[in-house]
About this RNA
A computed fold for a 73-nucleotide RNA from an uncultured Bacilli bacterium, annotated as transfer RNA. It matches the Rfam family "tRNA". By type it is a transfer RNA. The sequence was found in a public genome assembly. Its mean pLDDT, the model's own confidence on a scale to 100, is 80.
RNA sequence: GGCUUUAUAGCUCAGUCGGUAGAGCAGAGGACUGAAAAUCCUCGUGUCGGUGGUUCGAUUCCGCCUAAAGCCA
Numbered sequence: 001g002g003c004u005u006u007a008u009a010g011c012u013c014a015g016u017c018g019g020u021a022g023a024g025c026a027g028a029g030g031a032c033u034g035a036a037a038a039u040c041c042u043c044g045u046g047u048c049g050g051u052g053g054u055u056c057g058a059u060u061c062c063g064c065c066u067a068a069a070g071c072c073a
Base pairs, nucleotide, nucleotide: 001072002071003070004069005068006067007066010025011024012023013022019056027043028042029041030040031039049065050064051063052062053061
C1' cells in the first nucleotide's frame, strides 16, 4: 500500500427482505432476614464509531473518514 471483517447500554453480545432498539451480567430501589448471603419483584433519556447521500422513513443501503483484528505484498 491492497483486501476482508468488526464498531449497538458500564461489560459480553443479539437485532438487519429499511418502519423510530433488546438479552445476559453488572448497577439502583424494594421484599425476605436479628444482620448478611442466596432468592424474588421493579427499574434503560444508548446522538447504534464520525460525516455526507438515497428514501416518506436508515443501526440496516451507498460514498468518504477514524479505530481494532486478520490476510496478501